[in-house]
Order: sequence, then structure tokens, then C1' cells
RNA sequence: ACCUUAUCAAGAGCGACUGAGGGAACAGGCCCUGUGACGUCCGGCAACCUGCUGUAACAGCAAGGUGCCAAAUCCUGCGGGUAACACCGAAAGAUAAGCU
Repeated sequence: ACCUUAUCAAGAGCGACUGAGGGAACAGGCCCUGUGACGUCCGGCAACCUGCUGUAACAGCAAGGUGCCAAAUCCUGCGGGUAACACCGAAAGAUAAGCU
């Protein structure tokens, strides 16, 4: 890096440092941001893998490996659907586990 499978509407600080951008990429929206964003540290959330317990499915506990901590993956972009919304699906993306 490719591929496979699963999940993506829940949850997570009124801390410290820093100092102008940020919300994956492109486009269009809409937002966050000097009442300090992004980032780093601390803190926290969750429980995919893992460990333990209970006979298996499954459930519970822990938190070692990851992950995550504005808004649905912020929304739309393709297809279906509607009078128009809504809604459904796909694609793309993210994360985990596995595989080559």
C1' cells in the first nucleotide's frame, strides 16, 4: 500500500503552553475561532483487539495495543424516492481486526 469484514446520530475539560487559523482532498454551503481556534502536554471517553470470570452463543469486569474528545463522517455532490422536503442506498473517507 492492496484486499476482506465490522462500525460510524451515543460519549469525552470552564486545565496548562502556544498564538491564527480550522472543520480529510476538490467544489458549493454552513459553521468553529483573540470570550483564543489548530497543535502539544495533562485530563477524559469508548471498548475493536487483548486479559480475566461465568459452560458455547452471550454477558460482566479490567484497560495492555489502537482509536477518539464542536456540529451525523457538519451537510450536499452519484442512484432511488418526494409536489417539495423527509427518507433509503452507493461512492469516498475514518477506525478496528485480519490477509497478501
This is a predicted structure of a 100-nucleotide RNA (SAM riboswitch aptamer (S box leader)) from Ruthenibacterium lactatiformans. Of the family's consensus pairs, 97% are formed in the model. The same sequence occurs in records of 2 taxa. RNAcentral holds the sequence, with entries from Rfam and Ribocentre. Rfam family: SAM riboswitch aptamer (S box leader). Rfam describes the family as follows. The SAM riboswitch is found upstream of a number of genes which code for proteins involved in methionine or cysteine biosynthesis in Gram-positive bacteria. Its mean pLDDT, the model's own confidence on a scale to 100, is 85.